Transfer RNA from Pseudoalteromonas sp. MSK9-3, 74 nucleotides, folded computationally. Model confidence (mean pLDDT): 82 of 100. Its Rfam family is "tRNA". Rfam links the family to the GO term triplet codon-amino acid adaptor activity.
RNA sequence: CGGUAUGUGGCGCAGCUUGGUAGCGCACUGUCAUGGGGUGUCAGGGGUCGCAGGUUCAAAUCCUGCCAUACCGA
Numbered sequence: 001c002g003g004u005a006u007g008u009g010g011c012g013c014a015g016c017u018u019g020g021u022a023g024c025g026c027a028c029u030g031u032c033a034u035g036g037g038g039u040g041u042c043a044g045g046g047g048u049c050g051c052a053g054g055u056u057c058a059a060a061u062c063c064u065g066c067c068a069u070a071c072c073g074a
Stems, first nucleotide, its partner, number of pairs: 001073007010026004020057001028044003032040002050066005
């Protein structure tokens, strides 16, 4: 320098192909059950999707550029 893959709550991931108000598990907060812990039940908070632009009525999703990480090649 070129190519490929990945980037989404605190962590691990799905959603992208087929555009339509962003979800799951764990974790966290509160309630109840227990003498307490563990555990279980119910409820709740937290992300505008790596960054910037474009297309569109509408973009995590499509297009372009850039950044980070991993791998491959030179």